[in-house]
Molecule: RNase P RNA; transfer RNA
Organism: Lachnospiraceae bacterium
Formats: sequence, structure tokens, C1' cells
RNA sequence: UAAGUGGGAUAAGUGAUCGCGGCUGUUUUUAUAACAGGUGAGGAAAGUCCGGGCUUCAUAGGGCAGGAUGCCGGAUAACGUCCGGUGGAGGUGACUCCAAGGCCAGUGCAACAGAAAUAAACCGCCUGACUGUUAUGAUUUAUGUUGAAUGACUUGGUCAAUAUAAAUCAUAGCAGUCAGGUAAGGGUGGAAAGGCAGUGCAAGAGACUACCGCCCUUCCGGUAACGGAAGGGGCAUAUGUAAACCCCAUCCGAAGCAAGACCAGAAAGGAAGCUAUAGGUUUGCCCGACCUGCUUUCAGGUGGGUCGCUUGAAACUGUUGGUAACAGCAGUUCUAGAUAGAUGAUCACUCGAGACAUAACCCGGCUUAUCGUCCCGCUUGUAUU
RNA sequence: CGGCGAUUAGCGCAGCCCGGUAGCGCAUCUGGUUUGGGACCAGAGGGUCGCAGGUUCGAACCCUGCAUCGCCGACCA
Repeated sequence: UAAGUGGGAUAAGUGAUCGCGGCUGUUUUUAUAACAGGUGAGGAAAGUCCGGGCUUCAUAGGGCAGGAUGCCGGAUAACGUCCGGUGGAGGUGACUCCAAGGCCAGUGCAACAGAAAUAAACCGCCUGACUGUUAUGAUUUAUGUUGAAUGACUUGGUCAAUAUAAAUCAUAGCAGUCAGGUAAGGGUGGAAAGGCAGUGCAAGAGACUACCGCCCUUCCGGUAACGGAAGGGGCAUAUGUAAACCCCAUCCGAAGCAAGACCAGAAAGGAAGCUAUAGGUUUGCCCGACCUGCUUUCAGGUGGGUCGCUUGAAACUGUUGGUAACAGCAGUUCUAGAUAGAUGAUCACUCGAGACAUAACCCGGCUUAUCGUCCCGCUUGUAUU
Repeated sequence: CGGCGAUUAGCGCAGCCCGGUAGCGCAUCUGGUUUGGGACCAGAGGGUCGCAGGUUCGAACCCUGCAUCGCCGACCA
């Protein structure tokens, strides 16, 4: 200097005027009104996806069902979150990602293609039998030629040699059929029976051997996940799928501030069902426990106020322990609380021209949305010294 | 604010639990029937299964995250 990677901070600023919700003070005051002071949204306030506080339920007890989580250790009020590690995947690297228990418990599913889908012989390779065909060899028969012997010639016969044809036999090759062996090779598929090399064999095969993978046992290191070493098993533990049923381990009572407590005021009861061997008790079922009228529906009344409500597992600073998450101690601070719902509008100046978005009981997380700016650590490349 | 549900052809819905070529009715188009139209008969077309990512050989279906739409919930007696 370029590219990248991880973490953190901030969320336009200043001034003037007008306006809004709480709080405090003063005056007037039943309320209230006026004035003054001070205060007033976020990193996600969002999605409502997890966990907890809080509140209520005449039970929160047990069992079944159901749901959630899922490498190991730790943190925490708790968690599906966070921290540290293990294993795997990606990247030259900084670093990032992983629903990462169990298909050697059982069951289910695997379309199409392919011979065969959890099981295998379609092609191929090899062996045997039979059939056909080709080549070679042997034998026999037929025909032709040549030669020899029978006194000579001719014809025929005999014998020998040779050529051709046919038949039979034998061997070899090829093709077909049948019976078997073979999972090396081809082809289909996401997946084809541990991989690869050699030995071996009729051809082959963990049939055998070395290396790698898998499983088992022992030892060593580590809290553990796991890692390393040695020995053994020839691998029927035979493919994948548990974000399929399921198995194993751990956890879970339910509903939610429209929960719930109180004050004031108004109002009208009717019908149906079951009534102690009954009905009900905040998600399904059974047992236990508790209550005595209960449940459903139609009609009726109110649409007010107070509390819950913001001091809290709170924030900040320092320090101690811990690799860290986090925890302890000391000090300082009080920081929205509405109920139709308050943060806005206008003007001026500056710059890089300002994103996503507005609390509603509270808190810890996750996820999603987001214009830019700044800071810190680290990696790789290039250049210079 | 809290609690639930749905999204598949132009419209209304199945299929999802338990993954293997996406269906039904109405509507649309073509042909037939009729003098013509309706009705009827026969046939055809029409689908990013709301969006994105993941698991899987394979996703409308299983899982996760978003988006849109809809429903319910006050108190008294």
C1' cells in the first nucleotide's frame, strides 16, 4: 500500500420559535387551571421464536399420553442462549460453518432406471455335455492317372503310389442350446455387498497377504468429548434415511397484565342439562385429593377510577478471581410510564445530505431489517529500507 | 397488547399426518346437438403449490426464517 478477516463504538450536529405526555414547586383551588423548573424511545423498542420473574387457578401429588432438547465441560434465575474445548467440512491464511446421540434394538420406505434395491447371474469370464460348421490327421469305399508282376499285345482284374469326392473316427477353432462355477470387468442408479495392489485359481472371490478403512480388547494421556499405541476379528457389523416411526438420556402443571387486586355506580331475569352411584376443580386420559350446587345458552347492565406500573437477576466506574462466558467486593447514579395512547412542526447554518424503525408488565437471549462514519486485533500479496 | 389459524389453476376447495408424474367442482376455449340461444354430451388448455434457505437420491408434503391475510380474547350480575 492492496485485498481480506474478526471485534467494538456511533445512529447527523448546533441555535431560535411554536406544540405534546409524566414529575416537582408556587398561586388560585373540590376537581382543575396558570406559571416556573427539570425530564421524555431503540440497537433492534420489531418478529413473538425460546427462557425466566410476576399474577391467578381448592393441588402444582402419581402414572400414561404429549411436547422440547441432543458431541464434552463450564457459565447462568433459566434457556433451544453464551464461553472454552473435541470431531467433521470449507479457505493459501487470518478465520468461518455444523439439528454433531442411536439404522452392530426393532419396524417402515427407497419412485424411475436397472438382470437384480437389501436382494442378485443381463452381458461378460470359466468348466462340462449335446448339435452344427471349418481345418488337420487316420481308416474305408468309389473314380481317374502312373508304375510293377503274370511269355508278348489289347482289355479287364490284382498290388503299390498319387489325385479328387463321400462316409466314419480323433484333435483344434467358431456358433448355438442346456447344466453349473464366478461379484474381477461392463451397463443402470443417489446407493450394487469394505477400498486398492499382489498372490492364487479353470475363471474368480478376504480364499490368502501388505497398506488404508471398520469393529472388538488392553494400555497410556485427558474431568470428559476424544486422541495415541499394541494386539485381535477377515468384515453377516452386509446401502441410505431417525428435520420416518421409534429407542436412549435430560427437562416441562396450566393460563397469561385484556393476568389479577380494590373502590364507585347500574342492572332482570329466563330456558336447558346433571344433581352425591352426581357435577365441578384453567388443554387429553386414569387414580388420588379438594369443593357443593355447577355448567351451557339467551336476555340485561357498565364502558368510570386506583393499584399492578417501573429500583431492577439495574446501569456506570474501579478492583479481585477466572483462558473466557461470568462471579464477588467497593463507590456513584435514578434513567419514559401513556390508556385512544406523548418525541413533532417551522426557520437558519454546517457536513459525507442522514438507513431500519416508535415503548404499552418487566428482564436475559435468538432471529430478521438497517444509510454511512470511526477505532482496534489479525492474515495474505506487492513495493521500499 | 396477548393467543390462534390459513396461503395449492381466474374463483371455491382436496392432496400434507405416513415424501416418489398435482387433482375435483364452477369458470374459459373447441367440437357436437338446436332454426338460434340456454341446458346437455365429448374433448382441450391453464399451476414459480406465498417467498428464501436446509434435510433427503428426490419436498406442495419434513425443519428453520420471512411475507400477506383472517379469527378470538373487557368487566358485572